[in-house]
This is a predicted structure of a 115-nucleotide RNA (SAM riboswitch aptamer (S box leader)) from an Ignavibacteriota bacterium. It was read from a public genome assembly, where an Rfam model found it. Taxonomically the source falls in Ignavibacteriota (Bacteria, Pseudomonadati).
RNA sequence: CUCUUAUCAAGAACGGCUGAGGGAAUAGGCCCUGUGAUGCCGUAACAACCGGUUCUAAUGUAAUGGAAUGUCAGGUGCUAAUUCCUACUUUGCCUUUGGCAGAGAAAGAUGAGUG
Numbered sequence: 001c002u003c004u005u006a007u008c009a010a011g012a013a014c015g016g017c018u019g020a021g022g023g024a025a026u027a028g029g030c031c032c033u034g035u036g037a038u039g040c041c042g043u044a045a046c047a048a049c050c051g052g053u054u055c056u057a058a059u060g061u062a063a064u065g066g067a068a069u070g071u072c073a074g075g076u077g078c079u080a081a082u083u084c085c086u087a088c089u090u091u092g093c094c095u096u097u098g099g100c101a102g103a104g105a106a107a108g109a110u111g112a113g114u115g
Base pairs, nucleotide, nucleotide: 001115003113004112005111006110007109008108013043014042015041016040017039021032022031023030026087027086028085029084044079046077048076049075050074051072052071053070054067055066056065057064083107088104089103090102091101092100093099094098
């Protein structure tokens, strides 16, 4: 990097250096930001997956499931706003250059596995 699969409405900060942008892409919005964006480092927090571990159902064991989010925090991850909102398809309602609400897809992010 490719492919497969699960999740994405919850949750979670400070300090040092840097010094103007950032919120994935394109477009339209709307926000954050010298009261410090962004990037790097340190420590900590959070708890999605992997991992460890407790209880539980099955005659037993194992797999699997459950315990409001079991628990730990080792590996990765992550710590503004629903993946910040919309765009594409579709359903319903109101009605009429359309608007509102829902469902799905596409794309993206992260974990695990494969090549």